[in-house]
RNA sequence: AUCGCCGAAUCUCCGCGGCGCCCCCUCGGGCCCGCGGGAGCCGGGGACCCACUGUCUCUGGGGUGAAUCCGCCGCGUGCGGUAGGGCGACUCCUGGCCCGAACCCGUCAGCUAACCCGGUAGGCGCCCUAGGGAGAUGCU
Repeated sequence: AUCGCCGAAUCUCCGCGGCGCCCCCUCGGGCCCGCGGGAGCCGGGGACCCACUGUCUCUGGGGUGAAUCCGCCGCGUGCGGUAGGGCGACUCCUGGCCCGAACCCGUCAGCUAACCCGGUAGGCGCCCUAGGGAGAUGCU
């Protein structure tokens, strides 16, 4: 580099810009970078109806995410387990290996049509779960 994994985090999409690089007689073209937009994907807010019983100088409440809860102890970046989640293109079964975090809103939010708002990151792998079984699907 290619390929692959977690994750919504992708697109040879469009426009503009650059005393950037390359090609070119010129017009112009290609690449790269930046900004704005679009498509796709993801998330939040938000009626009737329905549902709920929570809050009130607090033990607030809520959101993204698989990441919740329990026990022990010498209380430490501790140990053990657990709901749940991941592992080479789809589903199920099976065996094995792992994760079981972190962050955000700011007193406020159930569901929710119309409508409104936001994100499109980051981190990894290299002779191996590219294991086994069954069933599908596509191509030839």

This is a predicted structure of a 140-nucleotide RNA (c-di-AMP riboswitch aptamer (ydaO/yuaA leader)) from Actinomadura craniellae. The RNAcentral record of the sequence draws on Rfam. Model confidence (mean pLDDT): 79 of 100. Of the family's consensus pairs, 88% are formed in the model. It matches the Rfam family "c-di-AMP riboswitch aptamer (ydaO/yuaA leader)". On this family, see Barrick et al., Proc Natl Acad Sci U S A 2004: "New RNA motifs suggest an expanded scope for riboswitches in bacterial genetic control".